[in-house]
RNA sequence: CAGACGCGCUGUGACUGACGGAGAUUCGCGGGCAACCGCGGUGGAGCAGCGCGUUACCUACCGCCGACCGUCUGGGCAAGCCAU
Numbered sequence: 001c002a003g004a005c006g007c008g009c010u011g012u013g014a015c016u017g018a019c020g021g022a023g024a025u026u027c028g029c030g031g032g033c034a035a036c037c038g039c040g041g042u043g044g045a046g047c048a049g050c051g052c053g054u055u056a057c058c059u060a061c062c063g064c065c066g067a068c069c070g071u072c073u074g075g076g077c078a079a080g081c082c083a084u
Stems, first nucleotide, its partner, number of pairs: 003055010015043001017072005027040005063077003
C1' cells in the first nucleotide's frame, strides 16, 4: 500500500405470502382460490461506488431478509463446491 473489518453517504435492490392468536381489528384496490396474480404502500438482506477509521491475533463456520407470536408455504442473498 492492498486486502479484510467497522461506520457514514449515494445508487441499486431480489423478496415483500397463507391461516390462527394477541395490548390488534396488521396492508389498500381488483382478480383468483389455498399459501397466488397486477398496481400501489410498507419493510428490506445483499451488491456497487465514494469518504473516514481500525488492524496482527483471534478463532471462524452452524448464517442473513419481509409488522409481534405460533403453524406453514414459496423465494432471494451471503459463504462453499463443480461445470461452462
The RNA shown here (ZMP/ZTP riboswitch aptamer (pfl RNA motif)) has 84 nucleotides and comes from Coriobacteriales bacterium OH1046. The organism belongs to Coriobacteriales, within Bacteria. Its Rfam family is "ZMP/ZTP riboswitch aptamer (pfl RNA motif)". A reference for the family is Ren et al. (2015), "Global RNA Fold and Molecular Recognition for a pfl Riboswitch Bound to ZMP, a Master Regulator of One-Carbon Metabolism", Structure. Model confidence (mean pLDDT): 75 of 100.